[in-house]
Bacterial RNase P class A from a Chitinophagales bacterium, 375 nucleotides, folded computationally.
Its mean pLDDT, the model's own confidence on a scale to 100, is 77.
Rfam family: Bacterial RNase P class A. Rfam links the family to the GO terms dimeric ribonuclease P complex, tRNA processing and ribonuclease P activity. From the family's description: Ribonuclease P (RNase P) is a ubiquitous endoribonuclease, found in archaea, bacteria and eukarya as well as chloroplasts and mitochondria.
The source organism's lineage runs through Bacteria, Pseudomonadati, Bacteroidota, Chitinophagia and Chitinophagales.

RNA sequence: AGUUGCAGGUGCCCGGUCGCUCUUUGCUGAAAGGCGAAGGGAGGAAAGUCCGGACAACACAGAGCACCGCACCACCUAACGGGUGGGGAGGACACACAACGUUCUUACAGACAGUGCCACAGAAAAUAACCGUCCGCCACAGGCGCGAUAAGGGUGAAAACGUGCGGUAAGAGCGCACGUCCUGCCGGUGUAAGCCGGCAGGAGGGCAAACCUUGCGGGUUGAAAGCUCACAUAUACCGGCGCCCGAGGGCUGCUCGUCCGAUUGUACGCCGGGGGGUAGAGCGUUACAGGUGCCGCGCGAGCGGUAUCGCAGAGAAAUGACCGGGGGUAUGCACAGGCAUACUACAGAAUCCGGCUUACAACCUGCAACUAUUU
Numbered sequence: 001a002g003u004u005g006c007a008g009g010u011g012c013c014c015g016g017u018c019g020c021u022c023u024u025u026g027c028u029g030a031a032a033g034g035c036g037a038a039g040g041g042a043g044g045a046a047a048g049u050c051c052g053g054a055c056a057a058c059a060c061a062g063a064g065c066a067c068c069g070c071a072c073c074a075c076c077u078a079a080c081g082g083g084u085g086g087g088g089a090g091g092a093c094a095c096a097c098a099a100c101g102u103u104c105u106u107a108c109a110g111a112c113a114g115u116g117c118c119a120c121a122g123a124a125a126a127u128a129a130c131c132g133u134c135c136g137c138c139a140c141a142g143g144c145g146c147g148a149u150a151a152g153g154g155u156g157a158a159a160a161c162g163u164g165c166g167g168u169a170a171g172a173g174c175g176c177a178c179g180u181c182c183u184g185c186c187g188g189u190g191u192a193a194g195c196c197g198g199c200a201g202g203a204g205g206g207c208a209a210a211c212c213u214u215g216c217g218g219g220u221u222g223a224a225a226g227c228u229c230a231c232a233u234a235u236a237c238c239g240g241c242g243c244c245c246g247a248g249g250g251c252u253g254c255u256c257g258u259c260c261g262a263u264u265g266u267a268c269g270c271c272g273g274g275g276g277g278u279a280g281a282g283c284g285u286u287a288c289a290g291g292u293g294c295c296g297c298g299c300g301a302g303c304g305g306u307a308u309c310g311c312a313g314a315g316a317a318a319u320g321a322c323c324g325g326g327g328g329u330a331u332g333c334a335c336a337g338g339c340a341u342a343c344u345a346c347a348g349a350a351u352c353c354g355g356c357u358u359a360c361a362a363c364c365u366g367c368a369a370c371u372a373u374u375u
Stems, first nucleotide, its partner, number of pairs: 001371010012326007020041009043346001047357002050355005055222004062256004067218005072086005087108001088106006109213002114211002116207003130153002132149003135145004161179006180203010226283004235274001237273006243265001248260004288310001290309008327344007
């Protein structure tokens, strides 16, 4: 200096003229409004609506099933399907190989509860024999055998744990040695998941992002949620059901359970049909799991203390337009400065907050690894 990865940030700046909107305030006006002053005004994703909550309503409180979510360990957080660190497994770089190191991925409970799948090729995907080898027979270099075999070859992603020695008619964990994997026990270490070691027993795999099983968890709906005020009207219409021996309704989709509920009233309660009135205003609505600086604790995500700040609030939706100068990038020319042209990303609050995912021209800072050059 470059490349890659990770983390943090900027993402246009300055001036002038005019315009919009909110808060505080002065003058004026019956009010609406008008004229001034001061201060503020769209993001890292505001997007997606995928998760979790705050908040609100369902009077209060449940149980079971269904349905949904999560799944190694420890920690962070209001919580999460999020984050941090560690462990297991796998990949890449490096390396003769290996180890160490760096980095990436992980939807990581269970295949000995059960069911199911592994195309094609192949004899066969687990109750296996195409070639081959051995044995027996024959009309003999070929053939036959409801004889043996699974060591060698072939097919395949995967073919009865691997290598060596012995043994055998030829072979095979058939026996032995060493190793791999699984299960159990013991010891050491670690908060734990695990790791290291010893002994004993055993030996087809993969898929649960297939159905399933196990453990843990989940009340529902959602800001057009909801709450309040004002104004207005006609339910004496039609049909059905019911009135405490309970119509109907609430609590999620169902069941149980539980609660509310009209006491025969021409005017009750409910379901349905028809008909009539109203559609205005306020709150929710921005001060909070808030931002920033410093100090301390922690590997870290974060936590604590202290100081300071208040950083949009509309209602069909404001947060802008024009002019001039600059910044950045690309291309061309020039080359000592520099000149010309083009472009300047993704995109726009609507109850709020924490995550995840997706989009993004260009630039800055830090750390780590690698490459090249120089000293």